Context: one part of a larger RNA
RNA sequence: CUACUGCGAAGGAACUCGGCAAAUUGCCCUCGUAACUUCGGAAGAAGAGGGACUGAUCUCACGCAAGUGAGCGUCAGUGACACAAGCCAGGGGGUGGCGACUGUUUAUCAAAAACACAGGGCUCUGCGAAGCCGCAAGGCGACGUAUAGGGUCUGACUCCUGCCCAGUGCCGGAAGGUUAAGAGGAGAGGUGCAAGCCUUGAAUCGAAGCCCCGGUGAACGGCGGCCGUAACUAUAACGGUCCUAAGGUAGCGAAAUUCCUUGUCGGGUAAGUUCCGACCUGCACGAAUGGAGUAACGACUUCCCCGCUGUCUCCGCAGUAGACUCA
Numbered sequence: 001c002u003a004c005u006g007c008g009a010a011g012g013a014a015c016u017c018g019g020c021a022a023a024u025u026g027c028c029c030u031c032g033u034a035a036c037u038u039c040g041g042a043a044g045a046a047g048a049g050g051g052a053c054u055g056a057u058c059u060c061a062c063g064c065a066a067g068u069g070a071g072c073g074u075c076a077g078u079g080a081c082a083c084a085a086g087c088c089a090g091g092g093g094g095u096g097g098c099g100a101c102u103g104u105u106u107a108u109c110a111a112a113a114a115c116a117c118a119g120g121g122c123u124c125u126g127c128g129a130a131g132c133c134g135c136a137a138g139g140c141g142a143c144g145u146a147u148a149g150g151g152u153c154u155g156a157c158u159c160c161u162g163c164c165c166a167g168u169g170c171c172g173g174a175a176g177g178u179u180a181a182g183a184g185g186a187g188a189g190g191u192g193c194a195a196g197c198c199u200u201g202a203a204u205c206g207a208a209g210c211c212c213c214g215g216u217g218a219a220c221g222g223c224g225g226c227c228g229u230a231a232c233u234a235u236a237a238c239g240g241u242c243c244u245a246a247g248g249u250a251g252c253g254a255a256a257u258u259c260c261u262u263g264u265c266g267g268g269u270a271a272g273u274u275c276c277g278a279c280c281u282g283c284a285c286g287a288a289u290g291g292a293g294u295a296a297c298g299a300c301u302u303c304c305c306c307g308c309u310g311u312c313u314c315c316g317c318a319g320u321a322g323a324c325u326c327a
Base pairs, nucleotide, nucleotide: 001322002321003320004319005318006317007316008315010313011312014311019308027051028050029049030048031047036041038156052078053077054076055075056074057073058071059070060069061068062067079083091306092305093304094303096301097300098298099297103115104114119154120153121152122151123150124149125148131140132139133138157293158292159291160290162223163222164221167220168219169216170215171214172213173212176211177210178209182205183204187200188199189198190197191196224242225241226240227239228238251285252282263279264278265277266276267275
């Protein structure tokens, strides 16, 4: 010096991206326990006290009795009270975000806010079902039958889920337009004395599809600009105008989304680019690519507090194994 381990004055997160690591707590009994809540929980919340041994007393069981055993309470006493004496064995609380939850995942750098999930919706499918595998036979679906099966989106629960069908998709549509093969043959050409044979061929009739007409958003998706206006100023309930298929409703909002930005105000700190509560000027939130809440849960993530500590101020000592010297 390295690894592992033990202890440490005073301070106690000043360390650091961050309490990472370590320390604290840890068992049983008694008391006690908040907000919030889906009334189940939260909860072992938090927090407080006790725990050894000796004797006395009391109760119970067994025993003829002597007595033996068990136990709670009460009282008194003993000690280095160090008494759950070793091992083992929760630190706690508050506040946001995300995901409801238990689960699942990158075997070997990611366990998560990702996947799944119960629940919700749309859509297809009437049974030789749809869908899928296969050239086929055949098979799965299913020895099922719409309370079933497939596809797709969302993701407990609560309150909700606005406007646009112009484009694309899907669904419907006895008209009309376009249109293939085919039908049809007016005509034209070649050849032949001719009958004929060969070639070409206009109208007209011809499906689906497309055009066309409608519907449809928990289908793919989309959801404006400029100018003026109120008796301080400011702002604009109001008006004008252009464009559009329609111009973003409720709710939320500097947000896992805010560039300017460390926005501004308030809180917390002596001091806070983070955090919490507001404001709204939303570069570029927004309603099942779901919106907003939400008890419980989380080896998730942000910030704060109590306790605790060698993380640190600032390092020291000790043990074990190496390293080093000699053999």
Notes
A computed fold for a 327-nucleotide part of an RNA from a Gammaproteobacteria bacterium, annotated as large-subunit ribosomal RNA, domain IV. The source organism's lineage runs through Bacteria, Pseudomonadati, Pseudomonadota and Gammaproteobacteria.